A computed fold for a 73-nucleotide RNA from a Muribaculaceae bacterium, annotated as transfer RNA. The source organism's lineage runs through Bacteria, Pseudomonadati, Bacteroidota, Bacteroidales and Muribaculaceae. It matches the Rfam family "tRNA". From the family's description: Transfer RNA (tRNA) molecules are approximately 80 nucleotides in length. Rfam links the family to the GO term triplet codon-amino acid adaptor activity.
RNA sequence: GCCAUAGUAGCUCAGUUGGGAGAGCAUCAGCUUUCCAAGCUGAGGGUCGCGGGUUCGAAUCCCGUUUAUCGCU
Numbered sequence: 001g002c003c004a005u006a007g008u009a010g011c012u013c014a015g016u017u018g019g020g021a022g023a024g025c026a027u028c029a030g031c032u033u034u035c036c037a038a039g040c041u042g043a044g045g046g047u048c049g050c051g052g053g054u055u056c057g058a059a060u061c062c063c064g065u066u067u068a069u070c071g072c073u
Stems, first nucleotide, its partner, number of pairs: 001072002004069004010025004019056001027043005049065005
C1' cells in the first nucleotide's frame, strides 16, 4: 500500500423489504425475608464510530473518513 470483517446502553450482543432503538448481565428503587443472599416487579441509562448525501422517512442504502482484527504484498 491492497482486500475482508467489525464499531448499537457500563459490559456481551441482537436488530436484512428503509418506518416501534431492543435483549441478557450490571446499576438503582420497591416487594418478599428477623437480616443477608436468592427470587419477583419496575425504573434510569443510547449523538446506532465520525462527517456528508439519497429519501416523506436511514442503525439499515451511497460516498468519504477513523479505530480494531485477520489476510496479501